Predicted 3D model of a 102-nucleotide RNA (SAM riboswitch aptamer (S box leader)) from Clostridiaceae bacterium BL-3.
RNAcentral holds the sequence, with entries from ENA.

[in-house]
RNA sequence: UCCUUAUCAAGAGAAACUGAGGGACUGGCCCUUUGAAGUUUCAGCAACCACAUUUGUGUGAUGGUGCUAAAUCCAGCAGAACGUUGUUCUGAAAGAUGAGGA
Numbered sequence: 001u002c003c004u005u006a007u008c009a010a011g012a013g014a015a016a017c018u019g020a021g022g023g024a025c026u027g028g029c030c031c032u033u034u035g036a037a038g039u040u041u042c043a044g045c046a047a048c049c050a051c052a053u054u055u056g057u058g059u060g061a062u063g064g065u066g067c068u069a070a071a072u073c074c075a076g077c078a079g080a081a082c083g084u085u086g087u088u089c090u091g092a093a094a095g096a097u098g099a100g101g102a
Stems, first nucleotide, its partner, number of pairs: 001102008013042005021031003025076004043068003048064003051060003072094001077091006
């Protein structure tokens, strides 16, 4: 990097350094000098894998990851209903994360 698969309306932030961007992409709409992103420290959330425990498919953040504005922030493609160029719903696509594989 690619493939398969599961999940994605729940949950959980402070400080220090630094100083202008960030929310994947595009369009919206937002966040941001009352401090973005990044790094570090500490803290927290969460049972995907491992592990422990033991049958309540439960419990435990111990190890490996992950995460800590807004539904994956909303939409993007296709379809349906209403209805008049939008609203709602469903399913894809794309993306993120875990596990397995090439």

Model confidence (mean pLDDT): 85 of 100. The source organism's lineage runs through Bacteria, Bacillati, Bacillota, Clostridia and Clostridiaceae.